Overview
The prediction has a mean pLDDT of 83. Transfer RNA from Candidatus Methanofastidiosum methylothiophilum, 73 nucleotides, folded computationally. RNAcentral records the identical sequence in 8 taxa. Rfam family: tRNA. The family's RNA type in Rfam is transfer RNA.
RNA sequence: GGGCUGGUAGCGCAGUGGAAGCGCACUCCCUUGGCAUGGGAGAGGCCGUGGGUUCAAAUCCCACCCAGUCCAC
Numbered sequence: 001g002g003g004c005u006g007g008u009a010g011c012g013c014a015g016u017g018g019a020a021g022c023g024c025a026c027u028c029c030c031u032u033g034g035c036a037u038g039g040g041a042g043a044g045g046c047c048g049u050g051g052g053u054u055c056a057a058a059u060c061c062c063a064c065c066c067a068g069u070c071c072a073c
Stems, first nucleotide, its partner, number of pairs: 001071007010024004018055001026042005048064005
């Protein structure tokens, strides 16, 4: 330098046009003499960045950035 895969909540991931959800973690409540377990509720996201297409983009297109992997020098 080139190919491919990926970037979404604190962490691990799903979501492939109609606008974002699951598990764990976190906060509160119930349960206990107290803790753990269990049950219920809640907070937390401008979906890597910038453009484009569209009535509408996390999703499609382009460029760039980052990580992994392979190839080349």